[in-house]
RNA sequence: GUUGAUCCUGCCGGACCCGACUGCUAUUUGGGUGAGGAUAAGCCAUGCGAGUUGAAUGGGACACCUAAUGUUCCCAUGGCAAACAGCUCAGUAACACAUGAUCAACUUGCCCUAUAGAGAAAAAUAACCUCGGGAAACUGAGGAUAAUGUUUCAUAGCUGAAUUGGCUUGGAAAAGUUUUUCAGCAAAAGGGAUAAAAAUAAUGGUUUUUAUCUGCUAUAGGAUAGGAUCGUGUUCGAUUAUGGUUGUUGGUGAGGUAAUGGCUCACCAAGCCGAUAAUCGAUAGGGGCCGUGAGAGCGGGAGCCCCGAGAUGGGUACUGAGACAACGACCCAGGCCUUACGAGGCGCAGCAGGCGCGAAACCUCCGCAAUACACGAAAGUGUGACGGGGUUACCCAAAGUGUUCAAUUUUGAACUGUGGUAGGUGAGUAAUGUUCCCUACUAGAAAGGAGAGGGCAAGGCUGGUGCCAGCCGCCGCGGUAAAACCAGCUCUUCAAGUGGUCGGGAUAAUUAUUGGGCUUAAAGUGUCCGUAGCCGGUUUAGUAAGUUCCUGGUAAAAUCGGGUAGCUUAACUAUCUAUAUGCUAGGAAUACUGCUAUACUAGAGGGCGGGAGAGGUCUGAGGUACUACAGGGGUAGGGGUGAAAUCUUAUAAUCCUUGUAGGACCACCAGUGGCGAAGGCGUCAGACUGGAACGCGCCUGACGGUGAGGGACGAAAGCCAGGGGAGCGAACCGGAUUAGAUACCCUGGUAGUCCACGCUGUAAACGAUGAGAACUUGGUGUUGGGUGGGUAGCUGCUCAGUGCCGAAGCAAACGCGAUAAGUUCUCCGCCUGGGGAGUACGGCCGCAAGGUUGAAACUCAAAGGAAUUGACGGGGGCCCGCACAAGCGGUGGAGCAUGUGGUUUAAUUCGAUGCAACGCGAAGAACCUUACCUGCCCUUGACAUCCUCAGAACUUGUCAGAGAUGACUUGGUGCCUUCGGGAACUGAGAGACAGGUGCUGCAUGGCUGUCGUCAGCUCGUGUCGUGAGAUGUUGGGUUAAGUCCCGCAACGAGCGCAACCCUUGCCCUUAGUUGCCAGCACGUAAAGGUGGGAACUCUAGGGGGACUGCCGGUGACAAACCGGAGGAAGGUGGGGAUGACGUCAAGUCAUCAUGGCCCUUAUGGGCAGGGCUACACACGUGCUACAAUGGCCGGUACACGGGGGAGCUAAAGAGCGAUCUGGAGCGAAUCCUCAAAGCCGGUCGUAGUCCGGAUUGGAGUCUGCAACUCGACUCCAUGAAGUCGGAAUCGCUAGUAAUCGUGGAUCAGCAACGCCACGGUGAAUACGUUCCCGGGCCUUGUACACACCGCCCGUCACACCAUGGGAGUUGGCUGCACCAGAAGUAGUUAGUCUAACCUUCGGGGGGACGAUUACCACGGUGUGGUUAAUGACUGGGGUGAAGUCGAAACAAGGUA
Repeated sequence: GUUGAUCCUGCCGGACCCGACUGCUAUUUGGGUGAGGAUAAGCCAUGCGAGUUGAAUGGGACACCUAAUGUUCCCAUGGCAAACAGCUCAGUAACACAUGAUCAACUUGCCCUAUAGAGAAAAAUAACCUCGGGAAACUGAGGAUAAUGUUUCAUAGCUGAAUUGGCUUGGAAAAGUUUUUCAGCAAAAGGGAUAAAAAUAAUGGUUUUUAUCUGCUAUAGGAUAGGAUCGUGUUCGAUUAUGGUUGUUGGUGAGGUAAUGGCUCACCAAGCCGAUAAUCGAUAGGGGCCGUGAGAGCGGGAGCCCCGAGAUGGGUACUGAGACAACGACCCAGGCCUUACGAGGCGCAGCAGGCGCGAAACCUCCGCAAUACACGAAAGUGUGACGGGGUUACCCAAAGUGUUCAAUUUUGAACUGUGGUAGGUGAGUAAUGUUCCCUACUAGAAAGGAGAGGGCAAGGCUGGUGCCAGCCGCCGCGGUAAAACCAGCUCUUCAAGUGGUCGGGAUAAUUAUUGGGCUUAAAGUGUCCGUAGCCGGUUUAGUAAGUUCCUGGUAAAAUCGGGUAGCUUAACUAUCUAUAUGCUAGGAAUACUGCUAUACUAGAGGGCGGGAGAGGUCUGAGGUACUACAGGGGUAGGGGUGAAAUCUUAUAAUCCUUGUAGGACCACCAGUGGCGAAGGCGUCAGACUGGAACGCGCCUGACGGUGAGGGACGAAAGCCAGGGGAGCGAACCGGAUUAGAUACCCUGGUAGUCCACGCUGUAAACGAUGAGAACUUGGUGUUGGGUGGGUAGCUGCUCAGUGCCGAAGCAAACGCGAUAAGUUCUCCGCCUGGGGAGUACGGCCGCAAGGUUGAAACUCAAAGGAAUUGACGGGGGCCCGCACAAGCGGUGGAGCAUGUGGUUUAAUUCGAUGCAACGCGAAGAACCUUACCUGCCCUUGACAUCCUCAGAACUUGUCAGAGAUGACUUGGUGCCUUCGGGAACUGAGAGACAGGUGCUGCAUGGCUGUCGUCAGCUCGUGUCGUGAGAUGUUGGGUUAAGUCCCGCAACGAGCGCAACCCUUGCCCUUAGUUGCCAGCACGUAAAGGUGGGAACUCUAGGGGGACUGCCGGUGACAAACCGGAGGAAGGUGGGGAUGACGUCAAGUCAUCAUGGCCCUUAUGGGCAGGGCUACACACGUGCUACAAUGGCCGGUACACGGGGGAGCUAAAGAGCGAUCUGGAGCGAAUCCUCAAAGCCGGUCGUAGUCCGGAUUGGAGUCUGCAACUCGACUCCAUGAAGUCGGAAUCGCUAGUAAUCGUGGAUCAGCAACGCCACGGUGAAUACGUUCCCGGGCCUUGUACACACCGCCCGUCACACCAUGGGAGUUGGCUGCACCAGAAGUAGUUAGUCUAACCUUCGGGGGGACGAUUACCACGGUGUGGUUAAUGACUGGGGUGAAGUCGAAACAAGGUA
C1' cells in the first nucleotide's frame, strides 16, 4: 500500500546487519592486522618451486700446497628424502565427514628402551676408455673397476606338521603355553675421529690391537604414523514402488592381503534390501566454524585449522616402511605440439606471469635473518613452505582537518597537535622504505556522497518543461502556477567515505517445536469399516528401557564469552579461565511412561425384557388422476397466451356418460415429526434382515479411541446390451416475441425418466462446522423409553434424540453458546497472496464421457471476509406536489414577429446548450453602441504617475482629405509667490510604463441558476460498538413542516420550518391639502366652484383584531383533527420578501475585481464604410387569425397604478390621417388624463365572407448629421396562407384560468407582438392516488462509491510474451546384449637367451624375452530409457492504448 471510511485476512514494498560488484569522491594522513580468479577441474610462453650426503664408494678436472699427502669443485654407483610441505574442490549422498566405541583380525622407515649378534666366501656393474647409430630425444657394442650395491654358505631366528610329557584355565568339550623330533624358509656393513699401546724406518705418515662415537642385523616393548570394523547423525524429489538385487544374501573349501571379509574363485542353499523410503534421479566435498537472529532456528562452508578427494579426460602396475590415477616418477591409449615421417615431446587445481571467460579479483619482487622441513656427525646446503616488501576505496580499528587566552578596526601573542625541510658515528631491519628518538627552522596540502511527496530526518522556495522529457523498491508524480521531472538556492543525514545493483539473514507468529490456522477470508477427505502407526481406565508386585541425579573418559587448536598483560589507545597478539547443551562407561533413585505378571469394573462388548420407527431387500394387493381405444349422448367450436399463432376437429373434436387397456405415482394424514454412517427413505399386507434408545445390573474383564495406505457404500446425469414407455421431457421441428432470439412463452416431440444385470465415483455430496472423550449458569417446545405425585383438568424427576432463545466465554465481525465456533485431551485430513489452473506433462482407474494424483514459465499489487455510511434497484411500505386524474385554455398546422441551430459571408463579434440555453446577457445594433470585417492613419500612445525643455490655457478662420489628420492663420499673456519659484493646462523628447471585450470560469473573488420554500442538515455531553459509525433524528399518532404530543439511553443545542418584515382584507384613533362634502349658507347650463365643515370616502402615521381562544364530537385524559358559534377575516386569511448543510469542476475572466500566460510601430489607439438585419432549411418562444359568445357602424358607463422639465403638453385651429400650428397649466393627491371588454341600437347570415390581414404598388408624417443596405407611423390601393390544426406536448385549483384594455423602464427614433407592473369582467373541475414525472421518511438487496450516464462477461480483429502438443531433427547422461582388446598383473608354455648357486661338467636350479589364457581402458555395433535444445503447423493462457458483436453477472440485474 486493497476501502468513501472501518476492522480482519493476506501478500507486496521499505527501514536493519553481513558479503560481492559498481558510480561519484578521496589518495591529507599515519599506525595495526588480516583478505584478494567465487566464472573455464579452460589453455598456457618464460623463470623458479627437492634435494642432500666425500664421516658409504669409484673416477675426472682445475687451482693451491706438499717429500708423500691434503683441500675445493664435478660425474657416476650407493644411502636417506622425494608418500611431507604447497594447490584445488571436479567427483563423492558415502563409514566421505562428525561423534563415540572396537581390532584376540593388522602394519609402522627415521626416534626411544632392552637383549643378542655382526662369521666364511663369491660374481657383477656405472662413471671412465674405444668403436658406432640417430634430424632430435637419446642410444648400441666391446673393454676395465669399487662399495654400507648384489649373491651363496654358517649360526641365531621364524613358519608349519607330528608325538609324548609338564603347567594354567574350565564341570566337560576344549583353549593357551612349554619340551622333543622332522620339514621348509633364512640375518648382518662397515666408516670417521680421538686417545693409548705395538710394529715399520728417527719425527711425521702408514699398518695392527684396544676403548669411545656412529652406522648395520635379529628379537621384544614403546612412541609416532597409518589400515580395518561398528552404533548414531548427515540435502531434495513418490509425477522414482506389488519395487531393487544374481557375487546378489549366506554357507563350505581354496586363493589373495600387513590384516577381517564375496575381496576373488569352485560348489551348495535361495536368500537379502524396501513405506522408519530401498532402488533411481537431482544437487553437494564434510567438520571446527562464519553471517544473522532475543532464542529456537535459517543461510553459508571464502580466509585459518582437522579430515577426505583430485592432479590434462581414462586405464595399469613398479619401487618402497609407506603410493596404485605417486602434482614437478614410469608404462599404455585419447588430446595438443615438433619432425628429416623413421620417431620424439608436453601437462602451472605450486609461486609469479599470459590468453580466454566473466559483473568480478594484485608483482614474471626480496630473503632463507626468523619459524619449520629434508639430508648431513657437524659446519652447512636446499626450500615461490615460510618470513618480508609492492598493489587494490576488500575488511577492522584509531586519529586529524584546530584550540585557548588576551585584546579589539589586532596585520598580534602563547600553547598543543600536525605537515614540510635539513641534520644525526643513534634505536631498529636480512635488506629497503616507513617508523621511533633527538635538534633546528618554518606555516598551510586536507570534504564529499546521497537525499528533501509519504513510508523517512530535511522546502508548501525560485526558474525551465507541459502525460513531453523524465522520476518512481511500493504508493504514486508529470496534461501551463510540479514541495515528486531538470536546474539554482536553502535544508537533512552520514562522513574519507557515501550511494546503486545482486545475494544471505532478520523483519515473517507469511511453515508456527518454542509459536499459526481450517462455518463465511486459503483450508474438514461425500460417508463408514478397518491394517500399520500414534494414544489409552483402576490395583498390586517385579524390572529399570525412557526419565532424574552423581561420577569417570572424550568433546584438537584457533574462534566466541570473561580476567590480566604487550604494542601511545584500539584493531591485533599473548596468557589464564569459563563454556562446549553431545557421545560413551559405571553407579544411584523409581513418582510418571514403557515392559512382565496379578487383580478389578466405572470404558467397551454380551445377555434378558417390553416398546418406537418413510431403516434395507423380496413378494402380493389397492387407490385417485392421466392417456389411448370402444359404445352412447351432443354441436361448433376447442386449446393456448400478456396478446396471438402453430396445433386439433365436419371421417364430428372439446364436453357428458359407460367400459376396456397401459404405465408411472402414492393427495389428505404430514409435524424445525421419525429412521439411517452418509447418499437417502412416505399407499397397504406378508416374508427375510440391519441398527439405535430405554430398563434390569446377570456375564466377559480394557477386549478401547483414531486411523496413513486399503476396502465397502455413495444423489442426479451419463455409459453397455435387454425389457418397458402413461405422463413429463434435454436434443430437434414448428408458432410467437424481438433490431436479431440458435432463449425466456406456446403446440408437438426423441433420448432419458421406470424394471433387472453391470459400469461410472462425482455434487453448494452443506451444519459450507472430521471422529472420540471429559468439564462448564439457565429458560422454553417436541419425539422415544423409564419412574413418581395427583383434587384425574394436570404436574415433577430421569436417560437418549431433535428445535428455539439466551449467561459466562469465544469470535475480525456476522454470530456460536451442553447438538459450542466455550475450556481441555487423543488421532487423522487439509491450508500458506491473486491469476495462470484443478490446467499441462507423467502415472493409476474407466468401454467412453471422464475421474484421481497434480506442477512450472509468465503476470498482477492486490484478490478476499465481515460490518458501516451513502447512492442506486424494471425491491417493499408510508406520504407529498397542477405529478396523474377531473376540467378550462393553449402549443405542434397558417402568416408575421423574435431567439437559436445550420448554411453563407471579407465579417455575419462574443457568450448562454436537457430540465436549469433558445422574446437569454440585450430595460432598445441606421452612425455611435461595437467587441467583428475592409481600407486609411498613430506609436510613451485615447487614459495614470514620474523626469527634462518650451509654452498660459484657450480661441478665430482658410485650404487638402471619406474622415482621422495635416498645413497655414486670428485673438489671447491669466492664478499664487518669501520673487528663487510653484500649481493647473498644452506641445516636444527620453524611458520606466500605459493599454488589451487577448487566453484560462478546470487557478479565483463576487454574483447567479438548480434540486427546492423540498424539510431537511448538524453539533456538545452521555451511552453502545475494537472500529468506521450508531443513538439523539428511529417507533406510535399528527402536521404544510424534524409542526407538535407520547414513548424511548438519551439529555440539550444550532442552521433551516414557523413567527418577527412589507402588502392586502375589518375596525378604532390622530391629522385634514392638492383629496372629501353629511348638515348650514352662497352659487353655476353643469360642477366641492365658494364660505365653511372634519362627520363619511380617501390619504398616511399609530393602534386593535385571529389565539384552535369558546362549544360539541373523535382521539391515549396528549398533540391534533372534524363540526359549530361569534366574527370583516378561522385554523399559515390572500400575496410578497426571505432559499439550511450541500450537489452540479453548473454559469459568468465580455458588468466588476483578480493570479498566471500572451501581444507591445500591435492582439494597443483613431477614423470612414460595411457587418452583427445574410437565407435552401430545422427548432423554441410569441402575436394575429381562421369568425356570429363574432366583424363593422352609431350612442353610452365604470379603473387602478405609474411617468413628466432639452419633459408631459390642455383649449383653439389645419389636415381623411400620421401629424402640424399653438401655447394655458404642471417639477404635479392640483396640470397632462381620455380605459377597453361591457351596455343600448343597427347591419352582415356561414361565404375564404363586411372573416383574416400577410405581401406588394403609390403617396406621406415624424425622429435624427444621416432612414440605400437597415426605423416607426399614416392614407389610398392590393387582399397570401388560414375554415381550429398528426404524433406529441404546455399552463392553470379562485379573484385563479380565460379575456379586456392601461402604464413604465431602456429610448433622438424604433424592430415592443418582448419584459415588468396595473386594474376591469370573471369561470369549470378535483372521484381519487392504480399508473407517468419529481421529491421526503423507514426498510431490504448490492460485485456500485467518478456512486446505474455505475460496474462488468465472453467471442472476434491487431501487437507482444512465456508455455503445452507436434511428422520429426540434433546433442548429453545412462541400462541391456555383443564386438574388440593397448599397457600391466597373474596363470600356462618351453620357441630364443641366460653372471653368481649346485654339478657326474653333459647339465640342473633359477631368471629374461617371446607366445598364449583370464581380467581390463580407449574404441565400435545393435536396442531401450531419460534429459535438453530445436521444428512446418496447432491448442489454450497472459498483457496491451483502443476497436467489433452482443448484454451473461451485480438490484427480483429485468427468465432469482